[in-house]
RNA sequence: UCGUUCUUUCGGGGCAGGGUGAAAUUCCCAACCGGCGGUAGGCCAUAUGGCGAGCCCGCGACCUGCAUCAUCUUUCUGAUGAUGUGGCUGAUCCAGUCGAAAUUCUGGAGCCGACAGUGAGAGUCUGGAUGGGAGAAAGAAUUG
Numbered sequence: 001u002c003g004u005u006c007u008u009u010c011g012g013g014g015c016a017g018g019g020u021g022a023a024a025u026u027c028c029c030a031a032c033c034g035g036c037g038g039u040a041g042g043c044c045a046u047a048u049g050g051c052g053a054g055c056c057c058g059c060g061a062c063c064u065g066c067a068u069c070a071u072c073u074u075u076c077u078g079a080u081g082a083u084g085u086g087g088c089u090g091a092u093c094c095a096g097u098c099g100a101a102a103u104u105c106u107g108g109a110g111c112c113g114a115c116a117g118u119g120a121g122a123g124u125c126u127g128g129a130u131g132g133g134a135g136a137a138a139g140a141a142u143u144g
Base pairs, nucleotide, nucleotide: 002144003142004141005140006139007138008137009136010135017029018028019027031124032123033113034112035059036058037057038056042051043050044049054111055110063087064086065085066084067083068082069081070080071079072078092109093108094107095106096105115127116126117125
């Protein structure tokens, strides 16, 4: 220094202004937002290194199958929770430039966004959620 285990902490943003209407932050015009890891020619730094993609690769959240366990249920059954393992899961092109290398840079034009609720249809409101979580940092132990 790397690996493994444990502990602690951290770990998501956003409808301005208008139109219609009895009613819309849900429709229309327009506005705004972009989790985590990887990649990356740029920038910063003496250097180790740091920052750098919503739509390239992978992951997470929602939903869901199966297995095991726990609790509840008189039992079958069923419900809830935990763990493990699967399924499902959106969207980008063009031009430019040097170049070994750009769907990442620069410019332009586009596109996408779980479920439930609602006086009227939601990426942005409310709710599950003071939850879960990819993962990040710090500390401790341990083996090689």
Overview:
This is a predicted structure of a 144-nucleotide RNA (FMN riboswitch aptamer (RFN element)). It was read from a public genome assembly, where an Rfam model found it.